[in-house]
RNA sequence: GCGGGUGUAGUACAACGGUUAGUAUACGUCCUUGCCAAGGAUGAGAUGACGGUUCGAUUCCGUUCACCCGCU
Numbered sequence: 001g002c003g004g005g006u007g008u009a010g011u012a013c014a015a016c017g018g019u020u021a022g023u024a025u026a027c028g029u030c031c032u033u034g035c036c037a038a039g040g041a042u043g044a045g046a047u048g049a050c051g052g053u054u055c056g057a058u059u060c061c062g063u064u065c066a067c068c069c070g071c072u
Stems, first nucleotide, its partner, number of pairs: 001071007010025004018055001027043005048064005
């Protein structure tokens, strides 16, 4: 330099182009216990960036950024 792949809560993963982007774990608050642990209830937290297509984009397209793999 060329080609391919992956980017979503702190972490690990879901999500036919359409209802409020879910699950687990972690975190906050409360309950339970004499205390801790375990358990229960509840809450906050995320689509790498910029454009395009569309009535509607996490999803499709383009560029770009980061990481991974291959080729030279």